[in-house]
Context: one part of a larger RNA
RNA sequence: GAUUGAACGCUGGCGGUAUGCUUAACACAUGCAAGUCGAACGGUAACAGCAAAAGCUUGCUCUUGGCUGACGAGUGGCGGACGGGUGAGUAACGCGUAGGAAUCUACCAUAUAGUAGGGGCCAGAGAAAUUUGGAUUAAUACCGCAUACACUCUACGGAGAAAAGCAGGGGAUCUUAGGACCUUGCGCUAUUAGAUAAGCCUGCGUGGGAUUAGCUAGUUGGUGAGGUAAAGGCUCACCAAGUCGACGAUCUCUAGCUGGUCUGAGAGGAUGAUCAGCCACACUGGGACUGAGACACGGUCCAGACUCCUACGGGAGGCAGCAGUGGGGAAUAUUGGACAAUGGGCGCAAGCCUGAUCCAGCAAUACCGCGUGUGUGAAGAAGGCUCUAGGGUCGUAAAGCACUUUCAGUAGGGAGGAAAGGUGUACAGUUAAUACCUGUAUGCCGUGACGUUACCUACAGAAGAAGCACCGGCUAACUCCGUGCCAGCAGCCGCGGUAAUACGGAGGGUGCAAGCGUUAAUC
Repeated sequence: GAUUGAACGCUGGCGGUAUGCUUAACACAUGCAAGUCGAACGGUAACAGCAAAAGCUUGCUCUUGGCUGACGAGUGGCGGACGGGUGAGUAACGCGUAGGAAUCUACCAUAUAGUAGGGGCCAGAGAAAUUUGGAUUAAUACCGCAUACACUCUACGGAGAAAAGCAGGGGAUCUUAGGACCUUGCGCUAUUAGAUAAGCCUGCGUGGGAUUAGCUAGUUGGUGAGGUAAAGGCUCACCAAGUCGACGAUCUCUAGCUGGUCUGAGAGGAUGAUCAGCCACACUGGGACUGAGACACGGUCCAGACUCCUACGGGAGGCAGCAGUGGGGAAUAUUGGACAAUGGGCGCAAGCCUGAUCCAGCAAUACCGCGUGUGUGAAGAAGGCUCUAGGGUCGUAAAGCACUUUCAGUAGGGAGGAAAGGUGUACAGUUAAUACCUGUAUGCCGUGACGUUACCUACAGAAGAAGCACCGGCUAACUCCGUGCCAGCAGCCGCGGUAAUACGGAGGGUGCAAGCGUUAAUC
């Protein structure tokens, strides 16, 4: 000199853009953070409509009916493995980079072949949780049977393994009047090449310590088997006796890694907040289940510590999600608004959910921009300070005169962020069809948290807006008074013992400026 997720002191007008528990991975009150689908299903607890019956006060009350819109609880599907947080652990194929072969991949998308028959079982009570009996019942839930273009295994003879329907519309035909049947859309099953995501292996690189020198028995390799989606001592039986190490094994301390960030002419050094990629973790320690995917933050089981409820029999919990509380600390914000946009989950869709996200609030925490007026004005006013007592200086500074109105204030106008979505019309595709559905074009309706938005116009009045540090040398800037090795200053040299430009105050000056200094830290 540059820099910071900074803190402290004094001071403080506005706006924009960023950033904001670095410490206790300490404990957590309360609310919210993952649901959705009635176009899979049986149904009807609540609300609304409709219908019927009853009562009267004649427009209300009550009862019944899943009939309709819808929908609590439940069965079922998909999603809760993403998104969000934190950095405790980890010196490791964890990360970075360059490669590899023995794998899997829901939803998406390509192509092919299917989508038939039948049976049984289950939910719906109360403090929470658990156990047991009876009746009835649906399905895209569950289990067999049949079939197999491709698929897997094979001794090449063969063997094995699947499925589910729902919704819209409808001319003829059949009908038990429900439908069958046709068609469209969404699904379902098997296989295929893809995309995406994930698992595995290897070379090289990636801290300190030798006041850590030897380490290792599933250890190193082989054969065979088991196991896995998959190679492999991954596991097991047997056999051999190897493997690693001064190019630092083992042990120990520290630490998430990277793109990057800071500094520097560079080489380097330091660092890893925000943003992005990867990894690990979810009260502590273990385990598996489900599933395409987890050994799963807001799932489950066991053990432990802690907290809470209890009718004493027994139960409940996990903020390193967003706010917020206590504690720790020099130190770090609101128990806010909205799903309008972007994205995610579910759904045919409308839509619902979303503390992701977008916004607002707080903080000079940082960077950037603007303002606190402009011109004129010498009687060089008064006053302060100083003085050789004449003067000098603050100083065109003020007053006075003439202007302007940024920003803040008041009032009015006012974009863009909006694409969607709904509903008509026309055409095209599909089809037996002019239904339905899909696509394109077009008319109309119509969606904004921010928001009193940005921006523009008008009004009034210089009106509301300057401090901080320093002045001995380094280092820009000097005099007076007080003090008298005292009180004190200080980054280094050093000042102070009666004329202190170095202490304290004043006047003056210098430097930065809504900031200025100090402390800490890095180069």

Small-subunit ribosomal RNA, 5' domain from an uncultured prokaryote, 523 nucleotides, folded computationally.
The RNAcentral record of the full RNA draws on ENA.